Record summary
SAM riboswitch aptamer (S box leader) from an uncultured Flavobacteriales bacterium, 102 nucleotides, folded computationally. The coordinates come from a structure-prediction model, not an experiment, and the mean pLDDT is 84. The sequence was found by an Rfam model in a public genome assembly. Of the family's consensus pairs, 97% are formed in the model. Rfam family: SAM riboswitch aptamer (S box leader). Rfam describes the family as follows. The SAM riboswitch is found upstream of a number of genes which code for proteins involved in methionine or cysteine biosynthesis in Gram-positive bacteria.

RNA sequence: AACUUAUGAAGAAAGGAUGAGGGAAUGGCCCUUUGACUCCUUGGCAACCUGUUCAUCAUAAAUAAGGUGCCAAUUCCAGCGGAUGUAUCCGAUAGAUAAGUU
Numbered sequence: 001a002a003c004u005u006a007u008g009a010a011g012a013a014a015g016g017a018u019g020a021g022g023g024a025a026u027g028g029c030c031c032u033u034u035g036a037c038u039c040c041u042u043g044g045c046a047a048c049c050u051g052u053u054c055a056u057c058a059u060a061a062a063u064a065a066g067g068u069g070c071c072a073a074u075u076c077c078a079g080c081g082g083a084u085g086u087a088u089c090c091g092a093u094a095g096a097u098a099a100g101u102u
Stems, first nucleotide, its partner, number of pairs: 001102007013042005021031003026078003043071003048067002050064004075094001080091005
């Protein structure tokens, strides 16, 4: 980097450094000098992989937190297709994360 599978209405911030951008991309809409992004420290959330316990044909459940991930807004919303009560819903695509394969 590509592919496969799973998941997305929940959850979780303080301090320090720096100083103008950021929310993937497009269009919206929003966050931001009352300090964005990034980095560091500490803290937290969650439970994909993992460990333990129990049970099983198989799955599952409970628990811990070692490997990741995350801590504005539903993946912030939309686009493409479909359904219907025309405003909502469902699906696809794309992207994100995890695990695995090449």